Bacterial RNase P class A, 352 nucleotides, folded computationally. Rfam family: Bacterial RNase P class A. It is annotated as a ribozyme.
RNA sequence: CAGGGCUUCCGGGUGGCUGCGCGGAGACUUUCCGCGAGGAACUUCCGGGCUCCAUAGAGCGCGAUGGCGGGUAACGCCCGCCCAGGAAAACCUGAGAGAAAGCGCAACAGAAAAUAAACCGCCCCCUUUGGGGGUAAGGGUGAAAAGGCGGCGUAAGAGACCACCGGGCACUUUGGCAACAAAGGCCGCAGGCAAGCCUCAUCGGGAGCAAGAUCAAGCAGGAUGCAUUGAAGUUGCUCGCUUCGCAUCCGGGUAGAUCGCUUGAUUUGCCUGGCGACAGGCAAACUAGAUGGAUAGCCACCCGCGCCUUUUUAAGGCGUGACAGAACCCGGGGUACAGGAAGCCCCGAUUU
Numbered sequence: 001c002a003g004g005g006c007u008u009c010c011g012g013g014u015g016g017c018u019g020c021g022c023g024g025a026g027a028c029u030u031u032c033c034g035c036g037a038g039g040a041a042c043u044u045c046c047g048g049g050c051u052c053c054a055u056a057g058a059g060c061g062c063g064a065u066g067g068c069g070g071g072u073a074a075c076g077c078c079c080g081c082c083c084a085g086g087a088a089a090a091c092c093u094g095a096g097a098g099a100a101a102g103c104g105c106a107a108c109a110g111a112a113a114a115u116a117a118a119c120c121g122c123c124c125c126c127u128u129u130g131g132g133g134g135u136a137a138g139g140g141u142g143a144a145a146a147g148g149c150g151g152c153g154u155a156a157g158a159g160a161c162c163a164c165c166g167g168g169c170a171c172u173u174u175g176g177c178a179a180c181a182a183a184g185g186c187c188g189c190a191g192g193c194a195a196g197c198c199u200c201a202u203c204g205g206g207a208g209c210a211a212g213a214u215c216a217a218g219c220a221g222g223a224u225g226c227a228u229u230g231a232a233g234u235u236g237c238u239c240g241c242u243u244c245g246c247a248u249c250c251g252g253g254u255a256g257a258u259c260g261c262u263u264g265a266u267u268u269g270c271c272u273g274g275c276g277a278c279a280g281g282c283a284a285a286c287u288a289g290a291u292g293g294a295u296a297g298c299c300a301c302c303c304g305c306g307c308c309u310u311u312u313u314a315a316g317g318c319g320u321g322a323c324a325g326a327a328c329c330c331g332g333g334g335u336a337c338a339g340g341a342a343g344c345c346c347c348g349a350u351u352u
Base pairs, nucleotide, nucleotide: 001348003346004345005344006343007342008341009340010339012302013301014300015299016298017297018296020036021035022034023033024032025031026030038323042334043333045332046331047330048329049328050208051207052206053205057239058238059237060236062204063203064202065201066200067081068080069079070078071077082096083094084093085092086091097199098198102197103196104193105192119139120138121135122134123133124132125131126130147165148164150162151161166189167187168186169185171184172183173182174181175180212259213258214257215256221250222249223248224247225246226245230244231243232242233241266285267284268283269282270281271280272279273278303321304320305319306318307317308316309315310314
C1' cells in the first nucleotide's frame, strides 16, 4: 500500500417561534418547570415475569431439544472447549446421541443397491461361429458397487492370508471435570440415509392485557335435553380431586369510568473475581404511558455524503441524509438499513 475475516459505535446537532401528550407547582378557564418513539419499536420465531381457570396431582398421548462443561429467572439463547467439513489463513458452518432393537428408502441406469452380483473381461474343461464350471482383481453403469496400497498365494483371482494405513472394541496407560486426544493391545472388518418412522436421554398444564380486578348503569324472559349409575371444571384421553347444577337455541338490556400502566430479573460509572458469557460490592439516576390513539411543523446555522466551479493549505453553489413508529413488561433469535467511524486478527508486496 492492497485484499480478506471478526467485533463495536453513530445514524443528526444547536437556537428561535408555533402546536400536541403525561406529570408537577402556582397568583389556576392561564403561566412556568420536567419528560416525551428503536437498534431494531419490524417479525410473532423462542423463553419468561404477571393474570385467570384453580384445590391442581399422576399416567398416556403430543410437542421440543440433542457433543462436553459453564452462564442465566429461563430458553431452541449466550460463553469456552472437543469433533467433523470448508478456507492458504484469520475464520465460517453444524437437526453433532443410536444403523448387530425393528420397519422403511435409494427414481433412472446397471448383472446386482444389503438375504445384495455376473454385462464386458480373466482362468479351466468339453468341444468348436457353441456349451459347462470357477472368479469378482481390471472395465462399464451410477450420487453410492463387499475399504486403500504393496506382497504372498492361485488355473485365474479374492482380506483367502500378511505388513502398513483406515475402521471397530462396556481393553490398558498417560493428559483432561468431561466431550476427547496420544501411545499400546486385540479383531479381518455388517455400506449409506434416523433433516424417514423409530429407540434413548432431558424438558414441557392451558389460555392470554381484547389476561384480569373494582365501581357505576341496565334488563325480560322463554323452549328443549341431561341430571348423583350424572354433569361441569381453559388443547386431547384416563384415573384422582373439587363443585352441584349443566348444555343448546330463541329473545331483551348494557357496552361507561377507574385500575392493571411502568421502580424494573432497570440504567450508568467505578472496584473485585473470571479466558469468557457473567457474578458480587459501592455510588448515582428515574428516562413515554396514549386509548380513533401524543412524541410534530417552519426558519436559520452547523455536521456528514455526492457533484460542479474557482484564486485548489481553502472558498462558493446545487442536491441529499437510511431501515423505520411504543400500546403490559423483560431476555434472546431472524430480517431491514443511505452514509460515516473505531478496534483487533489473517495474508501478499515493498522499504528499513
The sequence was found by an Rfam model in a public genome assembly.